Context: one part of a larger RNA
RNA sequence: UUGGGUUUAAAGGGUCCGUAGGCGGGCUGAUAAGUCAGAGGUGAAAGUUUGCAGCUCAACUGUAAAAUUGCCUUUGAUACUGUUGGUCUUGAGUUAUAGUGAAGUUGCCGGAAUAUGUAGUGUAGCGGUGAAAUGCAUAGAUAUUACAUAGAACACCGAUUGCGAAGGCAGGUGACUAACUAUAUACUGACGCUGAUGGACGAAAGCGUGGGGAGCGAACAGGAUUAGAUACCCUGGUAGUCCACGCCGUAAACGAUGGAUACUAGCUGUCCGGUGUCUUGAACACUGGGCGGCCAAGCGAAAGUGAUAAGUAUCCCACCUGGGGAGUACGUUCGCAAGAAUGAAACUC
Numbered sequence: 001u002u003g004g005g006u007u008u009a010a011a012g013g014g015u016c017c018g019u020a021g022g023c024g025g026g027c028u029g030a031u032a033a034g035u036c037a038g039a040g041g042u043g044a045a046a047g048u049u050u051g052c053a054g055c056u057c058a059a060c061u062g063u064a065a066a067a068u069u070g071c072c073u074u075u076g077a078u079a080c081u082g083u084u085g086g087u088c089u090u091g092a093g094u095u096a097u098a099g100u101g102a103a104g105u106u107g108c109c110g111g112a113a114u115a116u117g118u119a120g121u122g123u124a125g126c127g128g129u130g131a132a133a134u135g136c137a138u139a140g141a142u143a144u145u146a147c148a149u150a151g152a153a154c155a156c157c158g159a160u161u162g163c164g165a166a167g168g169c170a171g172g173u174g175a176c177u178a179a180c181u182a183u184a185u186a187c188u189g190a191c192g193c194u195g196a197u198g199g200a201c202g203a204a205a206g207c208g209u210g211g212g213g214a215g216c217g218a219a220c221a222g223g224a225u226u227a228g229a230u231a232c233c234c235u236g237g238u239a240g241u242c243c244a245c246g247c248c249g250u251a252a253a254c255g256a257u258g259g260a261u262a263c264u265a266g267c268u269g270u271c272c273g274g275u276g277u278c279u280u281g282a283a284c285a286c287u288g289g290g291c292g293g294c295c296a297a298g299c300g301a302a303a304g305u306g307a308u309a310a311g312u313a314u315c316c317c318a319c320c321u322g323g324g325g326a327g328u329a330c331g332u333u334c335g336c337a338a339g340a341a342u343g344a345a346a347c348u349c
Stems, first nucleotide, its partner, number of pairs: 004320003007303002012317001014201004021194003025088007033081002035077008048066007091191001092188003095184006103177007110154001114150008125136002162169002206247006215241002220236004258316006266294012278281001298305002322349003331342004
């Protein structure tokens, strides 16, 4: 390389947008580049293969043919692909109407809880644990009542619920923005799919500057436990967690399952919709889009999967090729740093 693969054995990029490229719906005309057929030229010799012949045989040699799968010229064919013209509506999009949701950004508001402060009542304990102790408390704690202040998070509703490309998103309300769905079939007329390089977004932790700091809480201190205890448990507690702006760019970023399209038995629940029927109901039938459960065929090493495929096919991208060494070294790019990305070999089994 061919081939074979990528849920769990090695292997799907964290996600999307999109450049080049690859691939691409129905009908019809032209063309004839690819494609197919014929003819001609060329494709040195030796070698190779086959037939025959010559050395007593063979190796070896001679001779004839084949092959030389290629290239060029030319004459045709036109199904498919390409190019080009026309046309169509089912793919794709636009429009109208109706809706949906924890989708995003930002402002304002709310109550419970917690902590702190002040004041009142009140007196000897509180707290914590397996048991204790450190700790707090007669300078009046804990408990309880009133008021004030602060930050963070939003009980119930709440659900195999919903929304979002993924990360993710949950108190209420306003403004702004985006998406999706159904119905209509009015409009455009293949405008599509994928996507190397590239760009944007991207949990938590971490970093920079300035704020904020109630609770929690790496580090740290103390108390226990223990043979020890740099832990698990307890009392404290700094960074951080929160906000604004700027970096970082990684996760078991998981459905460990790339995206798109088409096709292939059923049953059942639920969310957002639509249509019809009658006996108008907590009804029945049909139907579009999501989210789930069970299973036929099929697939699979099995577990399982099974129209949300891991089935049957097509297109495009990414990735894998024994374990360790190693996601290391070196180099390069990016980053303030932490580090990230790319990514070997010797050696060894």

Notes: Predicted 3D model of a 349-nucleotide part of an RNA (small-subunit ribosomal RNA, central domain) from Maribacter algarum (ex Lu et al. 2025) (nom. illeg.). Rfam family: Bacterial small subunit ribosomal RNA. Gene Ontology terms of the family: structural constituent of ribosome and ribosome. Its mean pLDDT, the model's own confidence on a scale to 100, is 88. NCBI's taxonomy places the organism under Bacteria, Pseudomonadati, Bacteroidota, Flavobacteriales, Maribacter.